[in-house]
RNA sequence: CUCUUAUCCAGAGUUCGGUGGAGGGACUGGCCCUAUGAAACCGCGGCAACCGACUUUUUAAGCACGGUGCAAAUUCCAGCAAGGAUCUAAUCCUUGCAAAGAUGAGAA
Numbered sequence: 001c002u003c004u005u006a007u008c009c010a011g012a013g014u015u016c017g018g019u020g021g022a023g024g025g026a027c028u029g030g031c032c033c034u035a036u037g038a039a040a041c042c043g044c045g046g047c048a049a050c051c052g053a054c055u056u057u058u059u060a061a062g063c064a065c066g067g068u069g070c071a072a073a074u075u076c077c078a079g080c081a082a083g084g085a086u087c088u089a090a091u092c093c094u095u096g097c098a099a100a101g102a103u104g105a106g107a108a
Stems, first nucleotide, its partner, number of pairs: 002107007013044001016043004023033003027079004046070002050067003054062003075100001080096006
């Protein structure tokens, strides 16, 4: 990198502290965040519970020790399709194993 699979409307620092110095929210279009410091890195806390370990009343539940992961906005919204609303349009709403993406686990 590719494939399979599960989850993605909850949660987590009132400016947490340091370095940094203009970007960031995957992509496109929106709309947002950001010098009252973006990304990234470090430190101390935190959230969660996918895998392992441990415990138990062992179809599971607990725990948070280890391996990840995460901490603006529903995966921020839409991006494909179906249906509906509507003055046929624009626009809006609902649904989804549409697509794409993220994370875990496994495979090659």
SAM riboswitch aptamer (S box leader) from Paenibacillus agricola, 108 nucleotides, folded computationally. The organism belongs to Paenibacillus, within Bacteria. Its Rfam family is "SAM riboswitch aptamer (S box leader)". Rfam's curators write: The SAM riboswitch is found upstream of a number of genes which code for proteins involved in methionine or cysteine biosynthesis in Gram-positive bacteria. The coordinates come from a structure-prediction model, not an experiment, and the mean pLDDT is 84.